Molecule: c-di-GMP-I riboswitch aptamer
Organism: Paenibacillus agricola
RNA sequence: UUACGGAAAAGGCAAACUUGCCGAAAGGCAAGGACGCAAAGCUUAGGGUCUAAGGUCCUCAACAAAGGGCUAGGGCAGCCUAGCCGCCGAU
Numbered sequence: 001u002u003a004c005g006g007a008a009a010a011g012g013c014a015a016a017c018u019u020g021c022c023g024a025a026a027g028g029c030a031a032g033g034a035c036g037c038a039a040a041g042c043u044u045a046g047g048g049u050c051u052a053a054g055g056u057c058c059u060c061a062a063c064a065a066a067g068g069g070c071u072a073g074g075g076c077a078g079c080c081u082a083g084c085c086g087c088c089g090a091u
Stems, first nucleotide, its partner, number of pairs: 003091001004089003012037002017032006035078001041084003045081003048076003054071006
C1' cells in the first nucleotide's frame, strides 16, 4: 500500500416512535430515542423505487366543483451499482 475482516482497542452513526418546524406529498431539519450499521461517511452518475404540486388526458358535469390515468424538473445515499475520503490490524 492492497485485499480481507472488525477478534481486541479507540471511537462513530442513529431505524421505528414522540415533539416542534418546513413541504402539495414523498420526505427533510432539530431535540429526545436505539432497530441496527465495517463505511448506515460524502456524491443522484446509472438502475430501482416513492410522491404528483404543476402539466396533460379521461369521466362526471356544464360559472365551477368532484373523481381517475399518465408524467419529475421533487424525494429515498439506512435499495443496489459506481466514484471519492476514512479508524484498527487477530490475517